Bacterial RNase P class A from an Alphaproteobacteria bacterium, 430 nucleotides, folded computationally. It matches the Rfam family "Bacterial RNase P class A". About the family: Ribonuclease P (RNase P) is a ubiquitous endoribonuclease, found in archaea, bacteria and eukarya as well as chloroplasts and mitochondria. NCBI's taxonomy places the organism under Bacteria, Pseudomonadati, Pseudomonadota, Alphaproteobacteria.

RNA sequence: UCAGAUGGCCGGAUGGCCGCUGGGGGCGAAAGCUCCUGGAGGAAAGUCCGGGCUCCACGGAGAUACGGUGCCGGAUAACGUCCGGCGGGGGCGACCCCAGGGAUAGCGCCACAGAGAAGAAACCGCCCGCCUUUGCAGCUCGCGCUGCUACGGCGCGGCAAGCCUGAAAAGGCCUGCUGCGGCGAAGCCCCGAAUAGGGGCGAAGACGAGCAAGGGUGAAACGGUGCGGUAAGAGCGCACCGCGCGCACGGCAACGGACGCGGCACGGCAAGCCCCACCGGGAGCAAGACCAAAUAGGGAUGGCGAAUGACCUGUUUCCGGGUCGUCAUCCGGGUAGGUCGCGCGAGGCGUUCGGCGACGAACGUCCCAGAGGAAUGGCCAUCUCCCGGGCAACCGGGAACAGAACCCGGCUUACAGGCCAUCUGACGCU
Numbered sequence: 001u002c003a004g005a006u007g008g009c010c011g012g013a014u015g016g017c018c019g020c021u022g023g024g025g026g027c028g029a030a031a032g033c034u035c036c037u038g039g040a041g042g043a044a045a046g047u048c049c050g051g052g053c054u055c056c057a058c059g060g061a062g063a064u065a066c067g068g069u070g071c072c073g074g075a076u077a078a079c080g081u082c083c084g085g086c087g088g089g090g091g092c093g094a095c096c097c098c099a100g101g102g103a104u105a106g107c108g109c110c111a112c113a114g115a116g117a118a119g120a121a122a123c124c125g126c127c128c129g130c131c132u133u134u135g136c137a138g139c140u141c142g143c144g145c146u147g148c149u150a151c152g153g154c155g156c157g158g159c160a161a162g163c164c165u166g167a168a169a170a171g172g173c174c175u176g177c178u179g180c181g182g183c184g185a186a187g188c189c190c191c192g193a194a195u196a197g198g199g200g201c202g203a204a205g206a207c208g209a210g211c212a213a214g215g216g217u218g219a220a221a222c223g224g225u226g227c228g229g230u231a232a233g234a235g236c237g238c239a240c241c242g243c244g245c246g247c248a249c250g251g252c253a254a255c256g257g258a259c260g261c262g263g264c265a266c267g268g269c270a271a272g273c274c275c276c277a278c279c280g281g282g283a284g285c286a287a288g289a290c291c292a293a294a295u296a297g298g299g300a301u302g303g304c305g306a307a308u309g310a311c312c313u314g315u316u317u318c319c320g321g322g323u324c325g326u327c328a329u330c331c332g333g334g335u336a337g338g339u340c341g342c343g344c345g346a347g348g349c350g351u352u353c354g355g356c357g358a359c360g361a362a363c364g365u366c367c368c369a370g371a372g373g374a375a376u377g378g379c380c381a382u383c384u385c386c387c388g389g390g391c392a393a394c395c396g397g398g399a400a401c402a403g404a405a406c407c408c409g410g411c412u413u414a415c416a417g418g419c420c421a422u423c424u425g426a427c428g429c430u
Base pairs, nucleotide, nucleotide: 001426002425003424004423005422006421007420008419009418010417012383013382014381015380016379017378018377020039021038022037023036024035025034026033027032041401045412046411048410049409050408051407052406053284054283055282056281066280067279068278069277070276071085072084073083074082075081086100087098088097089096090095101275102274106273107272108269109268110267123215124214125211126210128208129207131205132204133203134202135148136147137146138145139144152183154181155180156179157178158177159176160175162173163172164171165170187201188200189199190198191197223241224240225239226238227237228236242264243262244261245260246259247257249256250255288340289339290338291337298331299330300329301328302327303326304325309324310323311322312321313320314319347366348365349364350363351362352361353360354359384399385398386397387396388395389394
């Protein structure tokens, strides 16, 4: 200098003018006026997780169901958050990422491809044995090339026997015989006078047995690499690595691991069911509490019942009582409305101490938005930054994401531009 990694911070500044709003003071009968003072964020967002607070439910404890969390230790009021470790993965590195309990409790699944996908398999291939064929013609100096056919496969059919599925019809598998079509032969050496014949090696094909090295399929193929071994192979043997078991030792633990044993047996998926451990009562400030009009209706007490009635009742009439009516006073519920909840708090800042750290403790200091469907704004000037133009002076345009509503701790998401610290790699210079 360039390229990065991690952590933290800022996220327009100053002045003037005009406004909005919480609190306090003064004036005023009130409306209002005036003075002082406070007035968005790192995410106020998403409302994902945890709490405070409030009401409801609930005798305690446990179980079941459902939901959540899931390596270990710690922090915290609590958490799915944070810190420090462990294990695994990535990066040359600083460093980053992980939905990271259990697959010998049980069930289930492993698509496609592939011969074979979980007590696995043999497609190509490798090896051994046995059998068959290795012929003829043309071209060529030769290497070879082309064609025909043999043995034998292949394809499409036919017939027969057997087996499987199916009630049957029918379908499928396998074996034997057979028709048609098509494929298809490599040489070299030896014996021999030989272009006659025979033999060997090799080659091709069918069958039988062995193998799991190599190829191929797949996300995954039943340990990996190397040496030995073998007909070819194989943990068949050995070394190292991996794995499993045991176990000194270290660590609170997760875990690490000297050494010994085991020749490898035990694939993956729990973000399928499930098992294990731990946690969880419900709803949310429109929680909830208080004050309380007008109107309508309810209750209590008292007054009036003059007229006509209705109903109940004293057995019936007379006579009497009550209710329906009306007025006054009082009470209670509840609506509109108002007040509280509502900001001194798991609070901010600083210093010291403890701790690797998250964090904790002590001391000092500060009071920092709180509303009403919702104030926190607008204009001007100078500067700052960005973009475009210009050699320059300068000119034009622009100012990230976003915006409290009960509060707090986290997570996640959005964000123009800039600053600081520590660290890593490369190059250059000394």